[in-house]
Record summary: This is a predicted structure of a 73-nucleotide RNA (transfer RNA) from an uncultured Clostridia bacterium. Its Rfam family is "tRNA".

RNA sequence: GCUGCUGUGGCUCAGUUGGUAGAGCAGCACAUUCGUAAUGUGCGGGUCGGCGGUUCGAGUCCGCCCAGCAGCU
Numbered sequence: 001g002c003u004g005c006u007g008u009g010g011c012u013c014a015g016u017u018g019g020u021a022g023a024g025c026a027g028c029a030c031a032u033u034c035g036u037a038a039u040g041u042g043c044g045g046g047u048c049g050g051c052g053g054u055u056c057g058a059g060u061c062c063g064c065c066c067a068g069c070a071g072c073u
Stems, first nucleotide, its partner, number of pairs: 001072007010025004019056001027043005049065005
């Protein structure tokens, strides 16, 4: 330098042919317990790496850039 893949709540990941973002774990509260853990119920937390484009509408399509990983030279 070239090619490919990945980038979504604190962490690990979903998100079906574009239709207004979810799960598990973690956190907090309550219940239960003599207490802790476990268990149960509930709550908060992200605008989807960044900037543009297409579209009535983009996490999802297109372009550029950034970061990480792998390969090639």